[in-house]
RNA sequence: GGCCUUAUAGCUCAGUGGUAGAGCAUGCGAUUGCAGAUCGCAGGGUCUCGUGUUCGAACCACGAUGAGGCCU
Numbered sequence: 001g002g003c004c005u006u007a008u009a010g011c012u013c014a015g016u017g018g019u020a021g022a023g024c025a026u027g028c029g030a031u032u033g034c035a036g037a038u039c040g041c042a043g044g045g046u047c048u049c050g051u052g053u054u055c056g057a058a059c060c061a062c063g064a065u066g067a068g069g070c071c072u
Stems, first nucleotide, its partner, number of pairs: 001071007010024004018055001026042005048064005
């Protein structure tokens, strides 16, 4: 220098064009003599950034940045 993969909640990850989800973690409640376990509820996200396509973009196109890898 060229190419490929990847970036979504505190963490691990789903989500292939129509209002963003799960598990764990956290808070509250139920239960318990207290705690744990269990059950229920809740909070938490400018979907890495910019531009474009579209009635509508986490998702498609182009560029940038970070991470991992291959080639030279």
The prediction has a mean pLDDT of 83. The RNA shown here (transfer RNA) has 72 nucleotides and comes from Lentinus brumalis. The RNAcentral record of the sequence draws on ENA and Rfam. Rfam family: tRNA. By type it is a transfer RNA.